[in-house]
Context: one part of a larger RNA
């Protein structure tokens, strides 16, 4: 020096990427009391205060026994014990009464998922999977969707309020515009269209040529975006500047609509403004030409909820200032 513990004065997070550390605070139980926001249940054990040991007396209340007494025999009253339970006063010991043990630290803003659930056995618990709900598609049972060479089986002792295959992911409040491209569906013809087949011709046979017939698919036409997917540019303009309600063009299937926005998405970027701090590339709240937001690839809110993330605050403390001391192990040294 090292592993595991104890305990520290004054400071009190100055440590540090970060209060990591389980350290330290807080913990039971009973009264009291209790904000904001809320989907009215909740949040909540909010927070933040009070009490508690023992012992004497005494008040209610329950249980049980024993005597006596009433008595419809089911019980009841009194008395006197024994056990519990809620008080009240007085009194006493200590620094400390839930005195060991065992036993919540509180709170505020935001992100991001509704929530309880589920994972990477053995480095990742999560914002990632699942959920209920919301929605598309298929499927009328002799099916649809799966197993299985097949016979046969599941889904099903089930039947559209079912099952099966996809996206979204509670609830609120919406969920625009595009069918040009890819993909779905339907539908339609003197279109395009193979062979095999028929019919006729080369005297027969084989070959071949010409007719005629000819599906599915393409073509055409229409539809479908909670299918895949997408969602412009220039140039001018209002009596100070500046901005552009408005015009002109150019182009597109249609030009991003409500919303939100420096975002877990913004490069420039530590963007300005504001607050929080002595001091913040940090937290929040705005602003918005948004490199490169955006509507179930689901947009905006959201109460409860979270070993999630991020930022503050109280309280508390060797995490520092700033070590130090011990206890136990144990390397080492010596024997």
């Nucleotide at each position: 020096a090292c592993g595991a513990g104890u305990u520290a004065a004054g400071g009190g997070a100055a440590u540090u990427c970060g209060g990591c550390a389980u350290a330290a605070a807080u913990a039971g139980u009973c009264c009291c009391g209790u904000a904001u926001c809320u989907u009215c249940g909740g949040u909540a054990g909010a927070a933040g205060g009070g009490a508690u040991g023992u012992c004497u007396a005494u008040u209610c209340u329950u249980u049980u026994c024993u005597a006596u007494g009433a008595u419809u025999c089911a019980u009841u009253a009194u008395a006197g014990g024994g056990g519990g339970g809620a008080g009240u006063a007085g009194a006493u010991c200590g620094c400390a009464g839930u005195a060991a043990c065992a036993a919540g630290g509180a709170u505020g803003g935001c992100a991001c998922g509704a929530c309880u659930g589920u994972u990477u056995a053995c480095c990742a618990a999560a914002a990632a999977c699942a959920u209920a709900g919301c929605u598309a598609a298929g499927c009328g049972c002799a099916g649809u969707u799966c197993c299985g060479a097949a016979a046969g089986g599941a889904c099903a002792c089930g039947u559209a309020u079912g099952c099966u295959u996809g996206g979204u992911g509670a609830a609120g409040u919406c969920u625009g515009c595009c069918c040009a491209g890819u993909g779905g569906u339907g539908g339609u013809g003197u279109c395009u269209a193979a062979a095999u087949g028929c019919c006729u011709a080369u005297u027969c046979c084989a070959a071949u040529a010409g007719g005629u017939g000819g599906a599915a698919a393409g073509c055409c036409c229409a539809u479908c975006a909670a299918a895949c997917g997408g969602c412009g540019g220039g140039c001018c303009u209002a009596a100070c500047u500046a901005u552009g309600a408005g015009g002109c063009u150019c182009u597109u299937a249609a030009g991003g609509u409500a919303g939100c926005g420096u975002a877990a998405u913004g490069c420039c970027u530590u963007g300005u403004c504001g607050u929080c701090u002595g001091a913040a590339u940090g937290g929040c709240g705005a602003c918005g030409u948004g490199c490169a937001u955006g509507a179930a690839u689901g947009g905006c809110u959201u109460a409860a909820c979270g070993a999630u993330g991020u930022u503050g605050u109280c309280a508390c403390u060797g995490u520092c200032c700033c070590u130090a001391a011990c206890u136990c192990g144990g390397u080492g040294c010596u024997u």
Molecule: large-subunit ribosomal RNA, domain IV
Organism: Candidatus Pacearchaeota archaeon